[in-house]
Molecule: transfer RNA
Organism: Victivallales bacterium
RNA sequence: GCCAGCUUAGCUCAGCGGUAGAGCUACGGUUUUGUAAACCGUCGGUCCUCGGUUCGAAUCCGAGAGCUGGCU
Numbered sequence: 001g002c003c004a005g006c007u008u009a010g011c012u013c014a015g016c017g018g019u020a021g022a023g024c025u026a027c028g029g030u031u032u033u034g035u036a037a038a039c040c041g042u043c044g045g046u047c048c049u050c051g052g053u054u055c056g057a058a059u060c061c062g063a064g065a066g067c068u069g070g071c072u
Stems, first nucleotide, its partner, number of pairs: 001071007010024004018055001026042005048064005
């Protein structure tokens, strides 16, 4: 330099254009002599940035940024 993949909650990841989710973590509660475990609940998101398409974009298109891999 060229090519490909990825970027969504504190972490790991789902999400076929129509109100953004799960597990874990954290916090609260039940239970226990106490802790852990278990069970119930709660909090937590400008979906990397900017533009475009569309009635409507996390999702489609373009540019940029970052990370990973391949080729040279």